A computed fold for a 110-nucleotide RNA from Sporolactobacillus spathodeae, annotated as SAM riboswitch aptamer (S box leader). The coordinates come from a structure-prediction model, not an experiment, and the mean pLDDT is 82.

């Protein structure tokens, strides 16, 4: 950095430094001096280890270590299918479905 794999519609601060940006890119639409991003601290969660119970099972609990995460459904939308409304008709807009696409986090492997 690149395969491969599993989840991604829950949840989590009136805390301190800091001082203006953020939310991954487009395109939107939000968030922010009522204090952005980033550092501590706390907090959420349980992918991997780890201890512990077990009906031994892709199990249950535990939060001790390795990571994560801490607005808003991965904020929306992007491929492609199907359904329904509008429209004389191109067209369009809403909703469902997926192994689209793209991204995030673990985990293995090069």
């Nucleotide at each position: 950095u690149u395969c491969u794999u599993a989840u991604c519609u829950a949840g989590a601060g009136u805390g301190g430094u800091g001082g203006a940006g953020g939310g991954a890119a487009u395109g939107g639409c939000c968030c922010u001096a009522u204090g952005a991003a980033a550092c501590c601290c706390g907090a959420c969660a349980a992918c991997c280890a780890g201890c512990a119970u077990u009906u031994c099972a892709u199990a249950u609990g535990u939060a001790u270590g390795g990571u994560g995460u801490u607005a808003a459904u991965u904020c929306c939308a992007g491929g492609a299918a199907c359904a329904u409304g509008a429209u004389g008709a191109u067209u369009u807009a809403u909703g469902u479905u997926c192994a689209a696409a793209a991204g995030a986090u673990g985990a293995g492997a090069a």